[in-house]
């Protein structure tokens, strides 16, 4: 610090998602040990049990009991004795002890701390920071008092209710309990005269005086009143800060404020009576939701963001609700009353209870612990004090919950073991890893040893203070004694033995880390991109490897990256996003110069900002983690103190913004009133006749009842042609004949005044296009809706014929629009060039002419900037400023609900669930368009000929079959793989064999290979029996055969979508590319484009490009002229010889011809043309002209094109079979349907006869001459040929002359009958070919569609592959030998440049909507329940507080009657719960309903993207 993900790729743009840190966590695997932290986030549910608050006897009275001794009395048992000594039990009473104890009550003090929660509260709760009108028990320090008396009640005891809790009634009693009197200042209260108000004693110790012998007094300790101080604490007002919603905008009657009086420790509407009508609110009241606040913690560079466990401050609760009482302090967690749920105990009358204290149960929940020890320590209550309590706290135990440390062993050890993977079979790798060998002992394990946390109190001595005092109390010092839960402590030694101790996630990219099995869009994975349909580094599982580690991963949740709410740190032309637009309130900004001021600002001191944490650098645990002491911080606040530049505040000048005044200027600027003409349509009339009109074409429609055209004439509505201009004007919308009223704004060009008077605007308020709505009015054109015609599969459209609202006027309303420049208003500042509108100077002028300078508009181009590009670019999207509107990922939506506006339509504000991983912008390449140019091709056209109709051949679908084997199957599969299935081929099919195998290698044993017959089968394969014996160096070896055993083999079995190779196509089309420069952020562009020109990216010119590659072209073969050479088997011209002929023969080397070299043709000469070139027309010459003519030659790539059945070859299947051999039948079926042919339908023919001319080729298991024989296919024979020799071999169409005479024939030959030939082991099924007979269809073929451009179509035969036979087919040969091309609009292909694109699987694309079907989550909805609240009444427990005529009643008063004062009762006020009634919001739920969203290959049409085929969007 960045990364992945939208694209074919690229830049932005923008959203999901990861790496990291962190947790009170929680789940999975897995687990040795220690230290230091944490441990119910849910059910503020409910709670058994046992503890958590008591203490003082130095404040009071009263006062047990068990147990023990002894003692008596009954009465019994054994008893020396002998009636009775002593012993034992057992009841009964008494004394002592136990004991002034326990145990209760009065009395004090604490029970308000300390312990727990986090439900409530948006509030002076809680932070800060300054304040006053207050109190404060125990504590600290003074300072006065501290006399005297009185009358009760508990406990007890008696009698009674009651199951119980508990309770009456009467009696006795103490006290530091309670009440008077005196006394009191410095206290209160006052009308300023005065009036009022306290107390307690107890323990110790005692010299002297007195006693009633108790004790008084006296001191010393503790206590007790009183006032004021201090110091804690509380209390209470104030300033600032302190969540979300405006779909909550108005809230308030005690509200707000003042006088009285009341309350209260205390100021106040805190309360109450009257007056007044305030208060609060956009700076966001009220109202709903959420939520205890801080220090702090967790992330972050920070700024911030999220949190508020644990520790520490504060707040509020204690089942819920409301109440006071006591008391310094509470409306009180383990206090009281009342009222409600709930529990429990009742004898049914009535009672009891409140773990959100420790612990623990149940329940909820993913989840949080012992019903332990101990007061040793700290600290707290009570106490003179000893000492008592204390689940506060110290400790322990459970949990890997976290941090943190420590170990699981160290060295050595290659023969690189074994076993696992893997393996291209060689290896490699787990791997020094283990084995072995020498070593060590932390932890843990056993035994011993042992700090420290403990000081204090207490005794006993000495001293000091107190006092009269040597007591007593207190310092202080010394000695003595005693106190540990933890605890088997830490530690420390010592023994044995490597001896007890590693998992966990992950390996496709982000992201370290790689491979074989398995599975086969299945299991599955998954954070995001995605992986899986048979070769998965992505799934399981192994080995192997990376990462952390006693843990490791998931999950969940914060921050962070995320600059994706942008204070630091973000945008708005086209990606979200500038209000349609003016004008203007608060508000927020504000020209320029003196002065005050000191609110802002800046500097300094002062106080605070609690500890604790964080950060520094020390110290203590063996280090660390943890602990402990300084330091710094703590960015705040408040106070002062000095400053005055800036910004505000007063006040005062100044003219440059801003305005105002003079003169003019253009203009479709608005508003009424007139008025014009052209046009269109209707009517009246004349001419006039069959037609009009309309469209792609038509039909509807008008039209002989006279249309349309024409001609006058009238009526009437609406819109204003030329001019007219990227021209004016206006804020916008928008405004266009003319005239006139009336009126708003801008400019110019000169002045003079005014003296910041301005900018910008949240709400607000006007204006606001078309279409819509009301009233009424007009109504020619024109046209939603509607009808009718056309068009189509269908047309509720496009198109035509009509046609109503509407458009028009007038009032009056809607408030939207791609209301766009997709660009808010205002100032200000930055190069230029060229146009045009307005108006001013200047300068030349005959000029209304031009040329200049200037200011206001308004268009076009460009420099710097700017931009993500495209594009802005003085009229900024450029540099700044000021103010305001707005955006924050697509969908769900501008929707829904709720409010406002509307008469409706509708508009304005404006969610959410849900859902996706993208949605978008701009540019680039391509591909494509029913876009444009250019160009080219037998593409069209001109023309010749076929196919499509017949019949037959042949191939393909289809059907059928046991089986019709397989593949090819748009062009580019269909006489194709097949240059040739009667068995073979043969892959298929039903039977009957074979199992190391028909074939290869290897091994063991035996035989030579082999060969001849028989024998049974459909045949193989099986049996039997014969003859035979090779080479040798005699060792045996080669080859073949059989037998046997396992290694293998075979496989035409699958996958051309795992492959090599070969092929086909676009296409013989002209293009595909690179290096370097260069431009772009970048994909990419340039180059390869432009002007030309070519068959050609062919060549020239120009060019930010310069060169280069593969192609094109030539090279290379045939052809077509010549020449040299050479002359057999081809040749014969001269010369000879010979034949009935025939290079037959010498011979010859001229021809042909063969074949070898060569030579020509290069736009090379001429003329034009093109600015030059390049070429490109015509011409000569020449056999041949502009690549002469054909042929091989096939660029990057495309199509996952073809082919596993030519070959090869992964991977996967079979393995007495999917392998292998046999004999038979299929590949040849046959209602159909296509494709390729051949044959014809005839006279340019047919037939029969006669003549004539080729080239290419093949031949020995062969081609076969001549001769004989057959009608003929063919036979017999076998001359000559390994071929320029001999043969296949008569070429056929032509050409002579015959016959047919337009006919289903003398066309045509299918079919079929016979009877043969051949070829072959074998012609059923299933062969070709011959003769005789037979004699189908077919008289030139719809719609559509193929081939050809010159030796080419057409026609015409030969001839080779393959082949034992079997061509209409397919490769070649040659012979006869045409027609046409105007031209590129169309069709179709295909290049080049453009330009649109929402397409990149690429138009076979891409995509919208209804319907249907599932599922989700949403509004609506008669309506149901719940929760909370408002208001208005009714109610009215408990308590307070008035009031009080009934009952009652120690303390003081009295004159003794009563008083005062209290308590009960009863009333009044206020109020909890509770109840009616009518409202509000919420939430849940509810027949049915609406649209939404998201699903597999569903309907049905094609709306958009290209002119998307009617240009598309807005309203």
């Nucleotide at each position: 610090a960045g990364a992945g993900u939208u694209u074919g790729a690229u830049c932005a743009u923008g959203g999901c998602u990861c790496a990291g840190a962190u947790u009170g966590a929680a789940c999975g695997c897995u687990g040795g040990c220690g230290g230091c932290a944490g441990g119910c986030c849910u059910a503020a549910c409910a709670c058994a049990u046992g503890c958590a608050a008591g203490u003082c006897g130095a404040g009071c009275g009263a006062g047990a009991a068990a147990g023990c001794a002894c003692u008596u009395c009954g009465g019994u048992g054994c008893g020396a004795g002998u009636a009775g000594a002593g012993c034992g039990g057992c009841g009964g009473g008494g004394u002592g002890c136990g004991a002034g104890u326990a145990g209760a009550g009065c009395g004090g003090c604490g029970g308000a701390c300390g312990g727990g929660u986090g439900a409530g509260u948006a509030a002076c709760g809680c932070g800060u920071a300054g304040g006053a009108a207050u109190u404060u028990g125990c504590c600290c320090a003074g300072u006065a008092g501290u006399g005297g008396g009185g009358g009760a009640c508990a406990a007890c005891u008696u009698a009674g209710g009651g199951a119980a809790a508990c309770u009456u009634a009467a009696g006795c009693u103490a006290a530091u309990a309670c009440c008077g009197c005196a006394u009191a200042c410095g206290c209160c209260c006052u009308a300023a005269g005065g009036g009022g108000g306290a107390a307690a004693g107890c323990a110790g110790g005692g010299g002297a005086u007195c006693u009633u012998c108790g004790g008084a007094c006296c001191u010393u300790g503790c206590g007790g009143c009183a006032a004021a101080a201090g110091a804690u604490g509380a209390g209470u007002a104030u300033g600032c800060g302190u969540c979300g919603g405006a779909u909550u905008a108005g809230c308030u009657a005690g509200u707000u404020g003042g006088u009285g009086g009341g309350g209260u420790a205390a100021a106040g509407g805190c309360c109450u009576a009257c007056c007044a009508a305030g208060g609060c609110g956009a700076c966001g009241a009220u109202c709903c939701g959420u939520a205890g606040c801080u220090g702090g913690u967790c992330u972050g560079a920070g700024a911030g963001g999220a949190u508020g466990a644990u520790c520490a401050g504060c707040c509020a609760c204690a089942c819920u609700g409301g109440g006071a009482c006591u008391g310094a302090g509470a409306c009180a967690c383990g206090g009281c009353c009342c009222a409600g749920a709930c529990u429990c105990c009742u004898a049914c009358g009535g009672g009891a209870g409140g773990c959100a204290g420790c612990a623990g149960u149940g329940g909820g929940g993913a989840a949080u612990a012992u019903u332990g020890g101990a007061c040793a320590a700290u600290g707290g209550g009570g106490g003179c004090a000893a000492c008592c309590c204390u689940g506060a706290u110290c400790c322990a135990g459970c949990c890997a919950u976290g941090c943190c440390g420590c170990g699981u062993g160290u060295g050595u050890g290659a023969a690189g073991a074994a076993g696992g993977c893997c393996u291209u079979a060689g290896g490699g790798u787990u791997g020094u890893a283990a084995a072995g060998c020498a070593c060590u002992u932390u932890c843990a394990g056993u035994a011993g040893g042992g700090a420290g946390g403990a000081a204090a109190a207490g005794u006993u001595a000495g001293u000091c203070g107190u006092u009269a005092a040597u007591a007593a109390c207190g310092g202080c010092u010394a000695a003595c004694c005693c106190u540990g839960a933890c605890g088997u402590u830490a530690c420390c030694u010592a023994c044995a033995g490597a001896a007890g101790a590693a998992g966990c996630a992950c390996c496709g990219g982000c992201a370290a880390a790689c491979u074989c099995c398995g599975u086969g869009c299945c299991a599955g994975c998954a954070g995001c991109c995605g992986c899986g349909g048979u070769a998965a580094u992505a799934c399981g599982g192994a080995g192997g490897g990376u990462g952390c580690a006693a843990g490791c991963g998931u999950u969940a949740a914060u921050c962070g990256g995320a600059a994706u709410u942008a204070c630091u740190g973000g945008g708005c032309g086209u990606a979200a996003a500038g209000c349609g637009u003016u004008c203007g309130u608060a508000g927020g900004c504000g020209g320029u110069u003196a002065u005050u001021u000191a609110a802002g600002c800046a500097a300094g001191a002062u106080g605070u900002g609690a500890a604790a944490g964080c950060c520094c650098a020390g110290g203590g645990c063996u280090c660390a983690a943890c602990c402990u002491a300084g330091g710094a911080a703590c960015u705040g606040c408040a106070u002062u103190c000095a400053g005055a530049a800036c910004u505000g505040c007063a006040a005062g000048g100044c003219u440059a913004g801003a305005g105002u005044u003079u003169g003019g200027u253009a203009g479709a600027g608005g508003u009424g009133a007139g008025u014009g003409g052209a046009a269109u349509u209707u009517c009246c009339u004349g001419u006039g006749u069959a037609g009009c009109g309309g469209u792609g074409a038509a039909a509807u429609g008008c039209g002989u009842a006279g249309a349309u055209a024409u001609a006058g004439g009238a009526a009437g509505g609406a819109a204003c042609a030329u001019c007219a201009g990227u021209g004016g004007c206006g804020a916008a919308g928008g405004c266009g004949a003319c005239u006139c009223a009336c009126u708003g704004g801008a400019c110019c060009a000169a002045u003079a005044c005014u003296g910041a008077c301005g900018c910008u605007g949240a709400g607000g308020u006007g204006c606001g296009a078309a279409a819509g709505c009301g009233u009424g009015g007009g109504g020619a054109g024109u046209a939603a809706a509607c009808a009718g015609g056309a068009u189509u599969a269908g047309a509720u459209a496009c198109c035509c014929u009509g046609g109503u609202a509407g458009u028009c006027c007038a009032c009056g309303c809607c408030g939207u629009a791609a209301a766009c420049g997709a660009u808010g208003u205002c100032a200000a500042c930055u190069a230029g060039c060229c146009g045009u509108u307005g108006g001013a100077g200047g300068g030349c002028u005959u000029g209304u002419c031009c040329c200049u300078c200037u200011u206001a508009g308004u268009a076009g181009c460009g420099u710097a900037g700017c931009u993500a590009a495209c594009g802005c670019g003085a009229u900024a999207a450029g540099u700044u400023g000021a103010c305001c509107g707005c955006c924050u990922g697509g969908g769900g939506a501008g929707u829904a609900c709720g409010g406002c506006c509307g008469c409706a339509a509708g508009g304005c504000u404006a969610a959410a669930a849900c859902u996706c991983a993208a949605a978008u912008g701009a540019a680039u390449u391509g591909a494509c368009g029913g876009g444009g140019g250019c160009c080219c091709g037998c593409a069209c056209a001109a023309g010749c000929g076929g196919u499509g109709g017949a019949g037959c051949a042949u191939g393909u679908g289809g059907u059928u079959u046991a089986a019709u084997u397989c593949g090819a199957u748009a062009c580019a599969a269909c006489g194709c793989g097949a240059a040739g299935a009667a068995c073979c081929u043969u892959a298929c099919c039903a039977g009957g064999u074979c199992u190391u195998g028909a074939c290869a290698u290897c091994c063991c044993g035996a035989a030579a290979a082999g060969u001849c017959g028989c024998u049974a089968u459909a045949a193989u394969g099986g049996g039997a029996a014969g003859a035979g014996u090779g080479c040798u160096u005699c060792g045996g070896g080669a080859a073949u055969u059989c037998u046997g055993a396992g290694a293998c083999a075979g496989g035409u079995g699958c996958u051309g979508c795992a492959u090599g190779g070969c092929u086909g196509u676009c296409g013989u089309c002209a293009g595909c590319u690179c290096g370097u420069g260069u431009c772009g952020u970048g994909a990419g562009a340039u180059g390869u484009u432009g002007g030309g020109u070519u068959a050609a990216g062919u060549c020239c010119c120009g060019u930010a490009a310069c060169g280069a590659g593969c192609g094109c072209a030539a090279c290379c073969c045939c052809u077509a002229u010549c020449c040299u050479u050479a002359u057999u088997u081809g040749c014969c011209a001269g010369c000879a010889c010979g034949u009935u002929a025939u290079g037959g023969u010498g011979g010859g080397a001229a021809c042909u011809c063969u074949a070898a070299g060569g030579a020509g043709a290069c736009u090379g000469c001429c003329g034009g043309u093109a600015a030059u070139a390049a070429a490109c027309c015509g011409g000569a010459g020449g056999a041949a002209g502009g690549u002469g003519g054909g042929g091989a030659u096939g660029a990057c790539g495309u199509c996952a094109a073809g082919u596993c059945a030519u070959c090869a070859u992964g991977g996967c299947c079979c393995u007495u079979a999917u392998g292998u051999g046999u004999a038979g039948g299929g590949c040849u079926a046959c209602a159909c349907a296509c494709g390729u042919g051949c044959u014809a339908c005839a006279a340019u023919g047919g037939u029969g006869a006669g003549u004539a001319c080729a080239g290419c080729g093949g031949g020995c298991a062969g081609c076969a001459a001549c001769c004989c024989c057959g009608c003929g296919a063919g036979g017999g024979u076998g001359a000559g040929c390994c071929a320029a020799u001999c043969u296949c071999a008569c070429a056929a169409a032509a050409c002579u002359g015959u016959u047919c005479g337009u006919a289903g024939u003398c066309c045509g030959g299918a079919u079929c009958g016979a009877a043969g030939u051949c070829u072959g082991c074998a012609a059923c099924u299933c062969g070709a070919c011959u003769u005789c007979g037979u004699g189908a269809a077919g008289u030139u073929g719809g719609a559509a569609u193929c081939g050809c451009u010159a030796g080419u179509a057409a026609u015409c035969g030969c001839a080779a592959a393959u082949c034992a036979g079997a061509a209409u087919g397919u490769u070649g040969c040659g012979g006869u030998g045409a027609a046409u091309a105007c031209g590129u609009u169309c069709c179709c292909g295909g290049g080049c440049c453009u330009u649109g694109u929402a397409c990149a699987c690429a138009c076979c694309g891409c995509c919208c909507g209804u319907c249907a079907c599932a599922c989700c989550a949403u509004g609506g909805g008669a309506g149901u329940g719940g929760a909370c609240u408002g208001u208005a009444c009714c109610a009215g427990a408990a308590g307070u507080a008035g009031g009080u005529a009934g009952c009652u009643u120690a303390a003081c008063c009295u004159u003794a009657g009563g008083g005062a004062g209290g308590g009960c009762g009863c009333u009044u006020a206020c109020c909890a719960c509770g109840g009616u009634a009518u409202g509000a919001u919420u939430c849940a739920u509810g027949a049915c309903u609406g649209g939404g969203g998201u699903g597999a290959a569903g309907u049905c049409g094609u709306a958009a993207c290209a002119a998307g085929g009617u240009a598309a969007c807005c309203a």